Overview
This is a predicted structure of a 158-nucleotide RNA (Lysine riboswitch aptamer) from a marine sediment metagenome. Its Rfam family is "Lysine riboswitch aptamer". About the family: Riboswitches are metabolite binding domains within certain messenger RNAs that serve as precision sensors for their corresponding targets. The RNAcentral record of the sequence draws on MGnify.

[in-house]
């Protein structure tokens, strides 16, 4: 430098299938009160033929995220932060989504408040901790133990 694998409740996709949960919510309509305002901002548009906030009453979803189960791609798999491109539009804010630079993170689990959520699921950063791989060094020889490292690493093989 090139091939091929290893970790273990490994990591992640998907206009696959079903499920719960969203939620009797949010929306329309109707009546009741209200009486000048709503749309994140500018345009612009809705509005006294009645907005904003609130009540009843009928009919009433959806998404994002979650869980089995299937296929697929893999072991910096992926995840994130920060800068920046690019889509989404009348412009611009946020938010997603895909990129590129530099960082951080071996890998899974539990706790704790945070942020994001409809959520006591989840999912991220952070602090703390068990359990595991892997390499080095010591120690042991009943094949474990103890420190420490990091994936640009381990391990075999040309």
């Nucleotide at each position: 430098g090139g091939u091929a694998g290893a970790g273990g409740a490994g990591c992640g996709a998907u206009g696959g299938u079903u499920c719960a949960a969203g939620a009797g919510u949010a929306a329309c309509u109707u009546c009741u009160a209200a009486g000048a305002g709503c749309c994140g901002c500018c345009g612009g548009g809705c509005a006294u033929u009645g907005a904003a906030c609130a009540g009843a009453a009928u009919u009433g979803a959806a998404a994002g995220g979650g869980a089995a189960c299937a296929u697929c791609g893999c072991c910096g798999a992926a995840a994130u932060g920060a800068u920046u491109u690019u889509g989404c539009u009348g412009g611009u804010a946020a938010a997603c989504a895909a990129g590129a630079u530099c960082g951080u993170u071996g890998g899974u689990c539990c706790u704790g408040g945070g942020u994001u959520g409809a959520a006591u699921a989840a999912a991220c950063a952070c602090a703390g901790g068990a359990c595991u791989g892997u390499c080095a060094u010591a120690c042991a020889u009943c094949c474990g133990u103890a420190u420490g490292g990091a994936g640009g690493g381990c391990u075999a093989u040309c």